[in-house]
RNA sequence: GUGGGCGUAGCUCAGUUGGUAGAGCACGGGAUUGUGAUUCCUGAGGUCGUGGGUUCAAACCCCAUCGUCCACC
Numbered sequence: 001g002u003g004g005g006c007g008u009a010g011c012u013c014a015g016u017u018g019g020u021a022g023a024g025c026a027c028g029g030g031a032u033u034g035u036g037a038u039u040c041c042u043g044a045g046g047u048c049g050u051g052g053g054u055u056c057a058a059a060c061c062c063c064a065u066c067g068u069c070c071a072c073c
Base pairs, nucleotide, nucleotide: 001072002071003070004069005068006067007066010025011024012023013022019056027043028042029041030040031039049065050064051063052062053061
């Protein structure tokens, strides 16, 4: 330099042939317990890497770009 994969909550990941974002763990509060652990209930946390475009509507389609990994040269 060329081609391709990945980027979503603090962490690990799901969600696609467009309809407005979830799980587990972790974290806050409560119940249980003499205390703690376990268990149960409940809550907070994300403009889906960034910037544009298409669309009534984009995590999802298109373009560019950044980071990371792989292959080729």
Molecule: transfer RNA
Organism: uncultured Gammaproteobacteria bacterium